[in-house]
The part of an RNA shown here (large-subunit ribosomal RNA, domain III) has 387 nucleotides and comes from Acidithiomicrobium sp. P1. Model confidence (mean pLDDT): 86 of 100. The full RNA is in RNAcentral, with records from ENA and SILVA.
Context: one part of a larger RNA
RNA sequence: GAGUAGCGAAAGAGGGGUGAGAAACCCCUCCGCCGGAUGCCUAAGGGUUCCUGGGCAAGGCUAAUCCGCCCAGGGUGAGUCGGGAGCUAAGGCGAGGCCGAGAGGCGUAGUCGAUGCACAACCGGUUCAUAUUCCGGUACCGCCGCCUUUGCGUUUGAGCAAUGGAGGGACGCAGGAGGGUAGGUGAACCCGGGCGUUGGUCGUCCCGGGGAAAGCGUGUAGGGUGAGGUCCAGGCAAAUCCGGGCCUCUAUAGCCCGAGACGUGAUUCCGAGCCGCAUCAGGCGAAGUCAUCGAUCCCAUGCUGCCGAGAAAAGCUUCUAGCGAGCAAAGCGGCGCCCGUACCCCAAACCGACACAGGUAGGCAGGUAGAGAAUACCAAGGCGAUC
Numbered sequence: 001g002a003g004u005a006g007c008g009a010a011a012g013a014g015g016g017g018u019g020a021g022a023a024a025c026c027c028c029u030c031c032g033c034c035g036g037a038u039g040c041c042u043a044a045g046g047g048u049u050c051c052u053g054g055g056c057a058a059g060g061c062u063a064a065u066c067c068g069c070c071c072a073g074g075g076u077g078a079g080u081c082g083g084g085a086g087c088u089a090a091g092g093c094g095a096g097g098c099c100g101a102g103a104g105g106c107g108u109a110g111u112c113g114a115u116g117c118a119c120a121a122c123c124g125g126u127u128c129a130u131a132u133u134c135c136g137g138u139a140c141c142g143c144c145g146c147c148u149u150u151g152c153g154u155u156u157g158a159g160c161a162a163u164g165g166a167g168g169g170a171c172g173c174a175g176g177a178g179g180g181u182a183g184g185u186g187a188a189c190c191c192g193g194g195c196g197u198u199g200g201u202c203g204u205c206c207c208g209g210g211g212a213a214a215g216c217g218u219g220u221a222g223g224g225u226g227a228g229g230u231c232c233a234g235g236c237a238a239a240u241c242c243g244g245g246c247c248u249c250u251a252u253a254g255c256c257c258g259a260g261a262c263g264u265g266a267u268u269c270c271g272a273g274c275c276g277c278a279u280c281a282g283g284c285g286a287a288g289u290c291a292u293c294g295a296u297c298c299c300a301u302g303c304u305g306c307c308g309a310g311a312a313a314a315g316c317u318u319c320u321a322g323c324g325a326g327c328a329a330a331g332c333g334g335c336g337c338c339c340g341u342a343c344c345c346c347a348a349a350c351c352g353a354c355a356c357a358g359g360u361a362g363g364c365a366g367g368u369a370g371a372g373a374a375u376a377c378c379a380a381g382g383c384g385a386u387c
Base pairs, nucleotide, nucleotide: 012030013029014028015027016026017025031384032383033382034381039364040363041362042361045344046343049342050074051073052072053071054070055069059067060066079140080139081340082339083338084337086117087116091112092111093110097106098105099104121138122137123136124135125134141336142335143334144333145332146331148330149329150328151327152326159323160322164319165318166317167316172306173305174304175303178299179298180297183293184292185291186290187289189210190209191208192207193206194205195203211269212268215264216263217262222257223256224255225254226249227248228247229246230245231244232243234242235241270288273284274283275282307310350359351358366378367377368376369375
């Protein structure tokens, strides 16, 4: 220079509290802001920032009794959620092998590798902090066992069954219609509460509520599909499976898939409100229907159309090779490993040197108006941005 620039988008006010000290901390009231977000849940990333008690030297663009700061203590509970114990993609590694003077490169079998495939749990309650993990209730899956019951079988053979064969898994883009559900709205019907401190308000009045999963049973709207017999140089062996040929029969049949609804789950839970209490706990608990709108979600990897013709492998089904004396169903009993799980996640906790007007994948999607996820105002919820 200079007590200058700046103090990083934004609405706060009043009262009370705590305290040495309060514009900023806590509580109440009013006001304001976001509401396809400034709400809620995850992935990545971060790594204790979470919760409780205490603290204010530094950090906080001011102050601070406050804090994502400092100190101490506490907190993350799983057969079913996610990952591993299953599978493979791009790609990586790579026994032998090939190449190279070497370092090393390539690559078969193989072995890894999710961003994909496969795979059994829901509702409610609870903590200061976790919950599909704890607790309550109701389920399901896998394996093992059983002096339990029933059925089938022991060479005229039940059953198991490939590292092998086959099916399946299995897939593009566009498009409309249909059937549903979530969700919403209304209610003069049902339930609970209210009756006016200001003229009126016992009324077709006002306010609030009118819920519930997986699983199990049934198999609907809808979608798909011929069945039987016989023969065969194919599917690296075999095959009753797949494939091919021929014959017979026949469709509003049969079989397969399939939302939802209904029943059960539920004599349960939740529930407006009421009671109680020291502001903690805790207890009781009504109705729980009808109508209508209606998804971008489900049926649906469906159907129709089109050309650019749209992963793989395992699980699964089946076939034999092979093994072969027990097997199946029901019931009961037992067992179920390792890792993650706090918290932030459009952000003051991630990437930007910062508590930075920037950037950051996915899911949820209420009301009025509207074609709409635009926009405006609101709900739930969250904020008033650290001079």